[in-house]
RNA sequence: UUUUCGGAGAGUUUGAUCCUGGCUCAGAGUGAACGCUGGCGGCGUAGAUUAGGCAUGCAAGUCGAGCGAUCCCGCCCUUCAAACAAGCAGAACACCGUUUGGGAGAAGGGCGGGAUAGCGGCAGACUGGUGAGCAACACGUGAGUAAUUUACCUCUAAGUCGGGAAUAGCUUCGCGAAAGCGGAGGUAAUACCUGAUGUGUUCAUUUUCGCAUAAGCGAAAAUGAGUAAAGUUGCUUCGCAAGAGGUGGCGCUUAGAGAUGAGCUCGCGUCCUAUCAGCUAGUUGGUAGGGUAAUGGCCUACCAAGGCUUUUGACGGGUAGCUGGCCUGAGAGGGUGGUCAGCCACACGGGGACUGAGACACUGCCCCGACUCCUACGGGAGGCUGCAGUCGAGGAUAUUUAGCAAUGGGGGAAACCCUGACUAUGUGACGCCGCGUGAGGGAUGAAGGUCUUCGGAUUGUAAACCUCUUUCGAUGGGGAAGAAACUUUGCAUUAACAGUGCAAACUGACGGUACCCAGAGAAGAAGCCAUGGCUAACUCUGUGCCAGCAGCCGCGGUAAGACAGAGAUGGCGAGCGUUACUCGGAUUUAUUGGGUGUAAAGGGCAGGUAGGCGUCCUGACAAGUUUUGGGUGAAAUCCUUUGGCUUAACCAAAGAACUGCCUGAAAAACUGUCAGGAUUGAGGCCGGAAGAGGAGAGCGGAAUUCCCGGUGUAAGGGUGAAAUCUGUAGAUAUCGGGAGGAACACCAGUGGCGAAAGCGGCUCUCUGGUCUGGCCCUGACGCUAAGCUGCGAAAGCUUGGGGAGCAAACAGGAUUAGAUACCCUGGUAGUCCAAGCUAUAAACGAUGAGCACUAGGUGUUGGGCCGUAAGGUUCAGCGCCGUAAGUUAACACGUUAAGUGCUCCACCUGGGGACUACGGCCGCAAGGCUAAAACUCAAAGGAAUUGACGGGGGCCCGCACAAGCGGUGGAACAUGUGGUUCAAUUCGACGCUACGCGAAGAACCUCACCAGGGCUUGACAUGCAGGAAGUAGUGAACCGAAAGGCAAACCACCUGUCAAGUCAGGAGCCUGCACAGGUGUUGCAUGGCUGUCGUCAGCUCGUGUCGUGAGAUGUUGGGUUAAGUCCCGCAACGAGCGCAACCAUCAUCUUUAGUUGCUACUUUCGAAACCGAAAGGUCUAGAGAGGCACUCUAGAGAGACUGCCCGCGAUAAGCGGGAGGAAGGCGGAGAUGACGUCAAGUCAGUACGGCCUAUAUGCCCUGGGCUACACACGUGUUACAAUGCCUACUACAAAGCGUUGCCAAACCGCGAGGUGGAGCUAAUCGCAAAAAAGUAGGCUCAGUUCAGAUUGGAGUCUGCAACCCGACUCCAUGAAGUCGGAAUCGCUAGUAAUGGCGGAUCAGCUACGCCGCCGUGAAUACGUUCCCGGGCCUUGUACACACCGCCCGUCAAGCGAUGGGAGCUGGGGGUACCCGAAAACUCAGCCUAGCUGGGUCUAGGGUAAAACCGGUGACUGGCGCUAAGUCGUAACAAGGUAGCCGUACCGGAAGGUGCGGCUGGAUCACCUCCUUU
Repeated sequence: UUUUCGGAGAGUUUGAUCCUGGCUCAGAGUGAACGCUGGCGGCGUAGAUUAGGCAUGCAAGUCGAGCGAUCCCGCCCUUCAAACAAGCAGAACACCGUUUGGGAGAAGGGCGGGAUAGCGGCAGACUGGUGAGCAACACGUGAGUAAUUUACCUCUAAGUCGGGAAUAGCUUCGCGAAAGCGGAGGUAAUACCUGAUGUGUUCAUUUUCGCAUAAGCGAAAAUGAGUAAAGUUGCUUCGCAAGAGGUGGCGCUUAGAGAUGAGCUCGCGUCCUAUCAGCUAGUUGGUAGGGUAAUGGCCUACCAAGGCUUUUGACGGGUAGCUGGCCUGAGAGGGUGGUCAGCCACACGGGGACUGAGACACUGCCCCGACUCCUACGGGAGGCUGCAGUCGAGGAUAUUUAGCAAUGGGGGAAACCCUGACUAUGUGACGCCGCGUGAGGGAUGAAGGUCUUCGGAUUGUAAACCUCUUUCGAUGGGGAAGAAACUUUGCAUUAACAGUGCAAACUGACGGUACCCAGAGAAGAAGCCAUGGCUAACUCUGUGCCAGCAGCCGCGGUAAGACAGAGAUGGCGAGCGUUACUCGGAUUUAUUGGGUGUAAAGGGCAGGUAGGCGUCCUGACAAGUUUUGGGUGAAAUCCUUUGGCUUAACCAAAGAACUGCCUGAAAAACUGUCAGGAUUGAGGCCGGAAGAGGAGAGCGGAAUUCCCGGUGUAAGGGUGAAAUCUGUAGAUAUCGGGAGGAACACCAGUGGCGAAAGCGGCUCUCUGGUCUGGCCCUGACGCUAAGCUGCGAAAGCUUGGGGAGCAAACAGGAUUAGAUACCCUGGUAGUCCAAGCUAUAAACGAUGAGCACUAGGUGUUGGGCCGUAAGGUUCAGCGCCGUAAGUUAACACGUUAAGUGCUCCACCUGGGGACUACGGCCGCAAGGCUAAAACUCAAAGGAAUUGACGGGGGCCCGCACAAGCGGUGGAACAUGUGGUUCAAUUCGACGCUACGCGAAGAACCUCACCAGGGCUUGACAUGCAGGAAGUAGUGAACCGAAAGGCAAACCACCUGUCAAGUCAGGAGCCUGCACAGGUGUUGCAUGGCUGUCGUCAGCUCGUGUCGUGAGAUGUUGGGUUAAGUCCCGCAACGAGCGCAACCAUCAUCUUUAGUUGCUACUUUCGAAACCGAAAGGUCUAGAGAGGCACUCUAGAGAGACUGCCCGCGAUAAGCGGGAGGAAGGCGGAGAUGACGUCAAGUCAGUACGGCCUAUAUGCCCUGGGCUACACACGUGUUACAAUGCCUACUACAAAGCGUUGCCAAACCGCGAGGUGGAGCUAAUCGCAAAAAAGUAGGCUCAGUUCAGAUUGGAGUCUGCAACCCGACUCCAUGAAGUCGGAAUCGCUAGUAAUGGCGGAUCAGCUACGCCGCCGUGAAUACGUUCCCGGGCCUUGUACACACCGCCCGUCAAGCGAUGGGAGCUGGGGGUACCCGAAAACUCAGCCUAGCUGGGUCUAGGGUAAAACCGGUGACUGGCGCUAAGUCGUAACAAGGUAGCCGUACCGGAAGGUGCGGCUGGAUCACCUCCUUU
């Protein structure tokens, strides 16, 4: 520079992520079918299933110029001759006779024309149909035929002369129902036979030349022998004619050549299956013969014993016509072979030949078989896989049309005939293509529909309406091309009337079709699918896990964008969807273009055959390879360009292409082959070295057990605890002696050796491999390795030994709900040896072998070198670390690769079914190796992340335990709940976090429940319309349980207007319509509020960084704290919500204020008491006035901060101690509750969506119920007594509350209470008495002077009303109960315990409850092992609805597919034997173009025994799926006995146990190694 024009993804495994991996979708296509719909035209296309059966018509005939005959027509000739006419004879008519004319018609002959059964020629081998068979030289491609043939056609050469005998037709006779057949007679030819000629040709012999070279082939010449033929016709000449001659056409014969077609042979290509591994007797070859157009075991005889295949897949089984092409795909590929074209095969199933150039013949023949039809029952006929059509089967595929006008074919000299080939037409939206169903304007954004937040939005310029246009269709009119030839006629040319040229005439099924024109009029013409994501498009209503949808994921259980309908929207459009199938996406079989440590996948290990691959140098060749020519690659198709139909589809022309095969030439780098060399790969030799390498034999000590003996006595043993067991017949223990078997402590070590399995006391014998040094020898001898061979733990098997310990099975004891287990006591196979099998393991580094390359550090084993040593270095191993790089999904790997390359082998392709079935091979068996399918699921899986969980670990906290104190659980009562009961016992709350809870107060009310009685625009709100007039309202009397009904009587209000209760209106009333109402439902539609984890210390974000990512980091770590509190460190730096603080209260002080508070002090008065005879005094409670010091009240401040000191600590944060201080390390106690969890609670507090109800689920009323009572539980009260009870007396509070109220004094009552009424709207008055305590007395351990339930009686109070169902008082009664089983609760200081006081609700009260207040006032905490809860870090996980998780197996039920199975049944093929048609061949005979008979062979039929493949089968085995079934709990956490693998035994089941192995085991400790200092 040119050319090439070309590759998209998504959903779904998870809480989330990355990966692996399957499933599914979007695209294109079809000979399609189905559903809904459907205006027109063009071009194509249409029985894919039963190669199932077929009625009817047509699909192959033609030639008279090959032949005889027959029939018809015309003309001519000859003969005969009717009607009729005329004449003669007879008296006339009639009849007859006769003569002349007349000629219909008949017979014979000739010529011309037409038709045609038969003989004869050519064609029926083409065209047309179908794809059953066929895995093959069938097809494709390329070669060969020197091994062949070819009618008609073309060219060349030569010829076409004589003779003869028959036979159809025809005539006649006969048989038969028919089909048809036979006898006799006679006849023609381009039918048949024969003679001659012989250009030629064939054969034989001889000679020469060329090609080939293996037989052989071709050409030329000579001699000899064999071998042909047919005529017909146009014109013309001669002849009376018959006939003869000339000249043409068409034929015929013999040869040669060409063209075309065909036959045969070969290379290469051509599906699946090895669960088909061996096949083969015409089989392989040879000789001879036969046969064919021709080669050949093609066939026959004889001979030989070969041939094919072994992985390049024989033989067998299954399936299938092949190709050009077509579909898809970026391509490579994959799929397919309908229409068109080439080839093959077939023609009812099977066999056979004849004729012919060509057939073993679709509409020919013979035979067998099946089927159908005719029949007189004796016999016959037939073949739509030709065109139409019909039946059947099927999801499914067209007219019983027209014409030979065109193209093509057959015959003919031609006219012409035939042609369901073909051309047209019809049917089908089956496909492709084109056109139309109108165009422009048009907002009141109409109506209607739909939705709605009720405002509106949308349908929507859509319609209406206005202005235009008229394609297509309908109507009317015009109107083609396709037709030019042949032929005929004429003219010209010519010797010609062969031929050729020109002119004219003739010929259209389609079809009055295409096309054109005219007028009319928007007029006649739109649907289908979808709308959750993928995937463009959204709302309403209905439904309520139902009905249904669904390609995958998945929707539907009352607010469904997913079902159904509607509206709207999206897509495509005369179509649109669905189904089926193919390719694509799928790199999901990977050549392009994948993988194997853990996802599926490395063989258990080695030796080694074939095969594959292979070091360096030189030379040769040219097979691979590259370049360049030639041939071929049919046409059509695809592509490009151009052209023709108005366009397009479609069609035509030209080009390109057809990536292939064959072949010539050139090159020689690489691969290959051959030859020669080399040494580095490999091997050898010599020296040295280490070692649990292997085999055999011998020896040794310790220990266990047993036996004998001694000592010795009551236990031993065993376990979580026990028991079985052993032992007074002497065990265990201990000492001595003996027997026997097995295993070898320490050394010992991520040490060593071996291919792996594996190998461990010591010595000896035999023996394999390895390492190191030398660099001496050979000279690529190498690497890998299918099949094959060997080795191969443990368990197991066979035979024979041996047997101490251990120990499957088994027995017993425990444990347990059970315990076929774990634990214990015993114990047999086995474990050991010898010989032989078995061949598997988590046979693992889950990592094949070999070679090479790519930073290091460190330890160790065995050698070598340097060095005195320390140490350094090198080779071969064995380990660890490592972000060198690199790889990986990640984890991790990282010179011992899972890095980077090369070579070879093995293996994988979703999970389950299934390490299975069947078959085969091996094994004594157990079993091993190889290895499917149906069916089923949309996942199964790997690594890592965040949580949660663990009968995992570490750290820490909490009245969590412990240490204490007091309770509950026992009693009675109260109260709540469950249950039961009931007409109703209204409803809610249910582990902690329901149960003295909602309820801070159910006799009516409350009230929601039940029974009964009532009301229906309603008890309550708003609007609209209408109405009534003593209206609204109050409401006597009567009825009624009340509600309510009826109803006398009284009697209004507001606004305007006005003379006026005059009018109008409002309010109110009545009626009606909208609506009200609902403690009806859904707390799983919600808001709000609340509980709980938990006042636990956590929960997050921004930016940055790390990681592919989810995520991580920060927030982890070292300290510390009550605290993610603070400090330090750190790829983090900051920040937010929580913590803390800020707020209120209590404790100290200061200050301000001083009534209703206080009263030290001052002062006035001063009851009572005392003194006193009295006056009076004293003193005090109290009152008043000062006063505000104190207390108090309530405002403002101060104070506490680890601030100071000492010690510890990193000098920090902080901790311990101390001082001072009222208070000390958060001073006490409150309020305050992060992100979130529990679909926690509440629709019955209120609010609110949806649903339901509407003379009731609303409203009113009376009565009842919520208070029931065999029972169970929770929470409390009072007790059981002497730290007590009773009686009497005497003290000291705080905080509250009070006008529908608290209520003083006083009086009455035993008392509850009553009377009473002062004071107080409260620091003033009242409730109000505080109680425990203290003092004094009594009680004396008892069911009591404890305890007070229950019951009887009498009362009080509240209230309309105390029966169900109130509280309180008095008298009497005097139950259970004597400190509470298992279990369980609260509390760490002004706390527990204990004592009283107040308040809310409230007419009263069930309060012993709840919420507050003050009084008295302890004990204990060593400590964090354990229980419970929580926080942080870490670990495991198969959990994520998160352990209340997940999940395994038997059994039972239903459904499905499948294996085995006594058998039954079907199929195809083979073997042996029997029968055996036609034909061919052969033999024989005869009446010889042939017939008859025999033989060979064979279609077919039959008999028999096997094998194989299906179907079915009582019964039976496992498998899969299924909603909530049964039994257990095997696995996942240390899954509660770590799990798993192999094997053996056992067991309802998961499973258990033994032996060996693995880590894909948690935790703790130890050892070794590594890293840092």